[in-house]
RNA sequence: CAAGCAGGUCUCUUAUCGCUGCCCGCCUUUGGCGGGGAGAGGAAAGUCCGGACACCAUAGAGCAGUAUAGCGGGUAACACCCGUCGUUCGCCCUGGCGAAUAGGACAAGUGCAGCAGAAAGAAUGUACAGGUUAUGCUGUAGUGAAAUCAGGUAAACUCUAUACGGUGCAACGCCAAGUAUAUCUGCGUUUAAGAGCGGCUCGUUCAAGCAGAAGGGUAGGCGGUUUGAACCCAUGAGUAAUUGUGGGUCUAGAUAAAUGAUAAGACACGACAGAAUCCGGCUUAUGGCCUGCUUUUUUA
Numbered sequence: 001c002a003a004g005c006a007g008g009u010c011u012c013u014u015a016u017c018g019c020u021g022c023c024c025g026c027c028u029u030u031g032g033c034g035g036g037g038a039g040a041g042g043a044a045a046g047u048c049c050g051g052a053c054a055c056c057a058u059a060g061a062g063c064a065g066u067a068u069a070g071c072g073g074g075u076a077a078c079a080c081c082c083g084u085c086g087u088u089c090g091c092c093c094u095g096g097c098g099a100a101u102a103g104g105a106c107a108a109g110u111g112c113a114g115c116a117g118a119a120a121g122a123a124u125g126u127a128c129a130g131g132u133u134a135u136g137c138u139g140u141a142g143u144g145a146a147a148u149c150a151g152g153u154a155a156a157c158u159c160u161a162u163a164c165g166g167u168g169c170a171a172c173g174c175c176a177a178g179u180a181u182a183u184c185u186g187c188g189u190u191u192a193a194g195a196g197c198g199g200c201u202c203g204u205u206c207a208a209g210c211a212g213a214a215g216g217g218u219a220g221g222c223g224g225u226u227u228g229a230a231c232c233c234a235u236g237a238g239u240a241a242u243u244g245u246g247g248g249u250c251u252a253g254a255u256a257a258a259u260g261a262u263a264a265g266a267c268a269c270g271a272c273a274g275a276a277u278c279c280g281g282c283u284u285a286u287g288g289c290c291u292g293c294u295u296u297u298u299u300a
Stems, first nucleotide, its partner, number of pairs: 002295009011266007019039002022036006041272001045283002048281005053168004060202004065164005070084005085103001086101007104159002109157002111153002126141005172223004181214001183213005194206003230249008
């Protein structure tokens, strides 16, 4: 110098104008004016896991189904993370370093393996040798990844162990407004129709109405809505993931969708790309700069 890995950051400064929320003051209070503060990411993406929260009744049993899989720890929880063992790969060289890992069971059963080879599984007998009354009865050789009711394979079916109620902020709650059940069909009215938010069965609860057809009205407003398993600093414990204690900070809340535009300058010349209930992960896309570690080369 370059490469790889990990962490951080994500254009900056000034001026003018504009948009949205919040707080304060004033006013002519469906709103207006003035002042102050804040305003899209490390992945906001994918919707793949796990939850918080809300509702269904207080969520019972079984079957089917789905998911996980060495051992231990972390976490609210997880299919995630950490440690360790095993296996595989790469680099050095005999033991290290780094990376990956879908890692229980093949004597419970059923499957699968082209070509080659005589034959690929209770199957078969090519060549040579031995043996037998006779027969692949025995050994060697060929082919092949594999040639003695064999071994391999379970992100093959399956078996074992464990776990699992569902739907989702378009959840749900409140207010206002408006109308038509006038009609038809079927099953019922305690011998229980129907309903009880993944499928089926059983059980159980409510129940005098229920289901379907046809027709009519409404779809407006408020809450949920951002103080959270939050973030930063110091320190203790621990190999680590993480966690205890102390101190500090408040950092979007739109609802057809705000978070911007212009001008000048600077430079590292800006990739991938934009909130929609929220959080912890995983996966995918990705450029530059800064810092640290490892390796190679060159120089001293």
About this RNA
Model confidence (mean pLDDT): 76 of 100. Predicted 3D model of a 300-nucleotide RNA (Bacterial RNase P class A) from a Flavobacteriaceae bacterium. A source record names the gene rnpB.